A computed fold for a 1533-nucleotide RNA from an uncultured Spirochaetales bacterium, annotated as small-subunit ribosomal RNA.

RNA sequence: GAAGAGUUUGAUCCUGGCUCAGGAUGAACGCUAGCGACAGGCUUAACACAUGCAAGUCGAGGGGCAGCGGGGCGUAGCAAUACGCUGCCGGCGACCGGCGCACGGGUGCGUAACGCGUAUGCGACCCACCCAACGGCGGGGGAUAGCCCGGCGAAAGCCGGAUUAAAACCGCAUAAGACAGAGAGGCUGCAUGGCUUUUCUGUGAAAGAGAGAUCACCGUUGGACGGGCAUGCGUUCCAUUAGGCAGUUGGCAGGGUAACGGCCUACCAAACCGACGAUGGAUAGGGGUUCCGAGAGGAAGGUCCCCCACACCGGUACUGAGACACGGACCGGACUCCUACGGGAGGCAGCAGUGAGGAAUAUUGGUCAAUGGGCGAGAGCCUGAACCAGCCAAGUCGCGUGAAGGAAGACGGAUCUAUGGUUCGUAAACUUCUUUUGGAGGGGAGUAAAGUGCGCUACGUGUAGCGUAUUGCAAGUACCCUCAGAAUAAGCAUCGGCUAACUCCGUGCCAGCAGCCGCGGUAAUACGGAGGAUGCGAGCGUUAUCCGGAUUUAUUGGGUUUAAAGGGUGCGUAGGUGGGAAGAUAAGUCAGCGGUGAAAGUUUUGCGCUUAACGUAAAAAUUGCCGUUGAAACUGUCAUUCUUGAGUACGGACAAGGCAGGCGGAAUGCGUGGUGUAGCGGUGAAAUGCAUAGAUAUCACGCAGAACUCCGAUUGCGAAGGCAGCUUGCCGGGCCGGGACUGACACUGAGGCACGAAAGCGUGGGGAUCAAACAGGAUUAGAUACCCUGGUAGUCCACGCUGUAAACGAUGGAUGCUGGAUGUUGGGGAGUAAUCUUCGGUGUCGCAGCUAACGCGUUAAGCAUCCCGCCUGGGGAGUACGGUCGCAAGGCUGAAACUCAAAGAAAUUGACGGGGGCCCGCACAAGCGGUGGAGUAUGUGGUUUAAUUCGAUGCAACGCGAAGAACCUUACCUGGGCUUGACAUCCGGGGAAGCGCCCUGAAAGGGGCGUGUGCUUUUCGGAGAACCCCGAGACAGGUGCUGCAUGGCUGUCGUCAGCUCGUGCCGUGAGGUGUUGGGUUAAGUCCCGCAACGAGCGCAACCCCUACUGCCAGUUACUAACACGAAAGGUGAGGACUCUGGUGGAACUGCCGGUGACAAACCGGAGGAAGGUGGGGAUGACGUCAAGUCAUCAUGGCCCUUAUGUCCAGGGCUACACACGUGCUACAAUGGUUGGUACAAAGUGACGCGAAACCGCGAGGUCAGAGCGAAGCACAAAAAGCCAACCGUAGUUCGGAUUGAAGUCUGAAACCCGACUUCAUGAAGUUGGAAUCGCUAGUAAUCGCGCAUCAGCAUGGCGCGGUGAAUACGUUCCCGGGCCUUGUACACACCGCCCGUCACACCAUCCGAGUUGGAGGUACCCGAAGCCGGUAGUCUAACCGUAAGGAGGACGCUGUCGAAGGUACGUUUAGUGAGGAGGGUGAAGUCGUAACAAGGUAGCCGUACCGGAAGGUGCGGCUGGAUCACCUCCUUU
Repeated sequence: GAAGAGUUUGAUCCUGGCUCAGGAUGAACGCUAGCGACAGGCUUAACACAUGCAAGUCGAGGGGCAGCGGGGCGUAGCAAUACGCUGCCGGCGACCGGCGCACGGGUGCGUAACGCGUAUGCGACCCACCCAACGGCGGGGGAUAGCCCGGCGAAAGCCGGAUUAAAACCGCAUAAGACAGAGAGGCUGCAUGGCUUUUCUGUGAAAGAGAGAUCACCGUUGGACGGGCAUGCGUUCCAUUAGGCAGUUGGCAGGGUAACGGCCUACCAAACCGACGAUGGAUAGGGGUUCCGAGAGGAAGGUCCCCCACACCGGUACUGAGACACGGACCGGACUCCUACGGGAGGCAGCAGUGAGGAAUAUUGGUCAAUGGGCGAGAGCCUGAACCAGCCAAGUCGCGUGAAGGAAGACGGAUCUAUGGUUCGUAAACUUCUUUUGGAGGGGAGUAAAGUGCGCUACGUGUAGCGUAUUGCAAGUACCCUCAGAAUAAGCAUCGGCUAACUCCGUGCCAGCAGCCGCGGUAAUACGGAGGAUGCGAGCGUUAUCCGGAUUUAUUGGGUUUAAAGGGUGCGUAGGUGGGAAGAUAAGUCAGCGGUGAAAGUUUUGCGCUUAACGUAAAAAUUGCCGUUGAAACUGUCAUUCUUGAGUACGGACAAGGCAGGCGGAAUGCGUGGUGUAGCGGUGAAAUGCAUAGAUAUCACGCAGAACUCCGAUUGCGAAGGCAGCUUGCCGGGCCGGGACUGACACUGAGGCACGAAAGCGUGGGGAUCAAACAGGAUUAGAUACCCUGGUAGUCCACGCUGUAAACGAUGGAUGCUGGAUGUUGGGGAGUAAUCUUCGGUGUCGCAGCUAACGCGUUAAGCAUCCCGCCUGGGGAGUACGGUCGCAAGGCUGAAACUCAAAGAAAUUGACGGGGGCCCGCACAAGCGGUGGAGUAUGUGGUUUAAUUCGAUGCAACGCGAAGAACCUUACCUGGGCUUGACAUCCGGGGAAGCGCCCUGAAAGGGGCGUGUGCUUUUCGGAGAACCCCGAGACAGGUGCUGCAUGGCUGUCGUCAGCUCGUGCCGUGAGGUGUUGGGUUAAGUCCCGCAACGAGCGCAACCCCUACUGCCAGUUACUAACACGAAAGGUGAGGACUCUGGUGGAACUGCCGGUGACAAACCGGAGGAAGGUGGGGAUGACGUCAAGUCAUCAUGGCCCUUAUGUCCAGGGCUACACACGUGCUACAAUGGUUGGUACAAAGUGACGCGAAACCGCGAGGUCAGAGCGAAGCACAAAAAGCCAACCGUAGUUCGGAUUGAAGUCUGAAACCCGACUUCAUGAAGUUGGAAUCGCUAGUAAUCGCGCAUCAGCAUGGCGCGGUGAAUACGUUCCCGGGCCUUGUACACACCGCCCGUCACACCAUCCGAGUUGGAGGUACCCGAAGCCGGUAGUCUAACCGUAAGGAGGACGCUGUCGAAGGUACGUUUAGUGAGGAGGGUGAAGUCGUAACAAGGUAGCCGUACCGGAAGGUGCGGCUGGAUCACCUCCUUU
């Protein structure tokens, strides 16, 4: 001293991005705000600035005296005083002079630089003031400010004259150890050199002041301080900036400077810099340090310190020790101001302050008391440096807003599981206590050391000490004491996960939230409010930015088969790396020591402010650089040597290795001729095409071009691309063998060079085949395709270009190491052989190990070393722009804006596939009968309607809920009523209840009359129970909504054989195994095998019916024997039989044979009533469909409450152009009609079934009715069948709809709207298109019977029996399902996913005729100030000269350079631009269907052409293609 989390998926693991939690800030914004200490405060416009202040000082340098104070004198005045004179004094404006103004303070424009940092050097330098030392300070001169006079000007200011001083200025003297020149000697250094001794020549200084002390001055040397210059190393990004440069590089000479130097000039040479990144562009002051980080490192450079640069913009010099000078000068420019219009003035990036800009940053404060600076001898003056104060929560630190007790757990709020609880909550009230902060009163520092004045003492006369006096802005502040009083003081954000903290209400994909994932579509812990909670707290949140997390640029510390990523391949330059041995060296390396690494800061330990922040002392650290002394293992260097790396030579075999030439046969097409006749060809099927002008076919001959059958193979060769008939020549290669030679000669390889499939391009040939484009024919909704017929570029050759591919092992090269097994190929060795062994290549399987997994595994994707290429989320995009290459097509290089939270790899479980395998099912097939056509019944859709109530909607809604709508039902509509209600409970009052009648009304309802006095108890007053009426409110009521809030029930997959668990094992994991496999079964049924062993829910069995039978029982059923009887089980009787209904048995692959694996089982057989679950039923696993039902019922929430409740009448649910489903009846002769006749089962019956008899043609009626609560009586006739007769293939003696008439029954009531009967009527329909349904045996088909519902209403539903078939080869196909396997870009799971054009909206980008700015460049023009140079003009005090004049100087003029400006040209950058282009994003737009499954033509890559679009086609390539077959190999036996 190092923490992770959310987010790709149905789930998993990995890759990978995005996001969060942390810390920080010169911050800003929102809400809030009590106090103090410390520190901080224009990040933007180096934008413009009003006003004040920020640099002066010295009278002890000078002349002086304007102003002030004092003195003196004079005048006036009584005086005070006034005026005047006087530099006499203190002092002093202005002036001359000295020093300072180059510091301090500000800012960060510029600058990518020796600018900064660090370390050196100067033998190439300077330094005022200061210190030390030595020496000196002699004697002269001429001016000039000021003052005075005059003049010009608006002003700023200027000019002229006169006069004057100095420590101002100028000569002269003197002079060295200074400087220059010449010479001699000594010592010494890294070179030019340095030091020193000495001789000669030349140059060259000075100033005084003061009473004094003393200070000042000149020369020289040394020091100190400060600077200048040079050099090594370090110091941002862009190569879409690759070449740059003309004083450029060097030399020589000169100039210049304090000094070196192209610093400058002339001349000479042609260099110099650059891939170790020159030049150019962009950005930027650098450092100490600051923040983050475990560190490495990343980011930053505000405050403080050091350095640099700048001072309105640009240029220039002057003065000076020092400047090219922030508060100096000159010039140019822009801007502002003044003006009398002639001219002038200015520079806050000093402190305050103003405007502007901006999200944003303070007072026009106090003091020189301290610290420091300038001047001065000093006192002192100046100091917006500094010290203080003011403003600001902008930061850090500290303190407070009270403490203890106090449960009726109060009121109130909120909430719930709501008679009550929970929570706010000991919280409050209340009691006791304290007094920080704030308020009031009082006291009150330290910061002052020293200096200065005065006095004294000491010694060494300028120092020290002592005494005394005096000096505080901040500030009456810090601090201390006293007083009263809980008194004066809490907010902000959050509460879905990450992430601490949950409920209610409102809202209803709206309003809104959001850092990411995501919330919101009526029950939102995610929005808004509330209550509560959590976090922090005088702050809390948000925003912005930086680091962290991010090992997400990886030195520490990443990768590259498939996730992004190995260059297409080789040769090779620079570079990087490099075998064995001994030696030398010491560059790297390591160690010791020295110097430096400023201070502050950081860290540690102390100390001081009451604590802390803060301050302060010491130590550590400062990981660096330089020097020095050593060490010598490793690396390097030097020289020596070795052979194992590498190479050479020799011998041998090997191969589709390359280039050039020659030759060959088959096939194809064409030509000629022959034979021959009607088609050929082509396809899924066709057509276009060819053919009677003779095709196709066939024979012969000929021509042409291209490609090389078999051999042939996971074969061989090559660096890769690639290479295949035979043969000749030339060239290249690796391998093997022995071990002769060289002696590290090696590996890799940025740039570079070369090679490089197909397509494509140029020129010229060639052109048989095939074949982009194109044409035609098909297919299709369309078909710019797939298929067919043709067909041009091209395909071939030569020469040249192009330079790309899924150029792939998606795997760079080299070397070494690390178990094996088994094929194959080229050599060698051993062996007779089998075989063994060795080297090189090429495959497969596998140990260890590696990997996210898949997999790799001596041909590594293992373990290591070296070198190169490449990657850093997806899209935009391999695009744009620029550059470069190319004839072009295009290649190489290669962004950004914008946008998304993913994109992706591998594997898993499912689902799916116009994938595969196995299997099942009336799934198909084989059959039988239907539906679809007709009429009709019924349901539905649609339409209509006041209403046609509601629900059900593929299978799995539609004769369904409804086992039965005329009223009722009824939920709908119209109208009429009621409002505590039609129904429940409670309260008060009255009354028994009930019954009968009248009026009104459609009824409900409304109104009225009468009757009736019951039951329990009683103290006889009454009270009570049931019931009714009236009243009030709590409440009732709702077939109102939500089946997507639910329970329950149900459908469906499916009576399909599946679905899971425990433990173990495998896998990082999701998961797998078990449950797969071999057999078998109806079955996950059973057996065997097996890292599984067991178990559960399902299957089966247990249950019911049915088939056989024993026993028991025997009425209402039965009747064999006996008896009665005309007959009838009618009776006696019987208990045998049938039957009934109890209880048992029986069937289990038990037995035999075969097959099979010695199994399970299957096949056949025997026996048996029944044989392999005998037949049928009930029984429905885990789950799926947000399947159905809130209208059976129940129920959360919401809604209605004189209505969405409730009562009533009437209507509707029955409508009708249509469409669909399900039935019925038919279309007839296997039939219809008529007559006769036979045989069931299962049911039902009391508000019932209803016989017989009679009436009616009949439905039915009558008798109120014989029997029967039913093995008894009834319904009840079974029908098809059988026996006869007629009908004769027709719209009929089929068919019965429709309609008319007359009736019957039920029921208050058959109009809307019942069923039935009779008579009459007699429609469609002659077997039904595409399509489609049911059924495998007592089944289909056909025939009738019964029941429920029900007053009545059945072609429907549920049951019952009668008659009673056909067919199944089989599993290719359709549908559904099960198991295994495979592919997948699907997981809402194929009704999936998904691509491109087009249309619309928005956004950013690119191009664009242009256009408007900026930047810098080159050339030329012009050329200010100024330095330097020249000078013929003008002027001129010091020196020389008697003078004339000279020397020197100034001005003027002039030359070079030169800022700004101008012109021209091109470069670059930004804004804008009609229009154009593609891209991105958007709600359910349009067209198609390209991709994912074999995606329905396998896909993809490169290239070319074509097409609305996805795309199609050609050529070559890849597997990252499924499936089937075959071959080879491996493993096992």

Model confidence (mean pLDDT): 84 of 100. The sequence is in RNAcentral, with records from ENA and SILVA.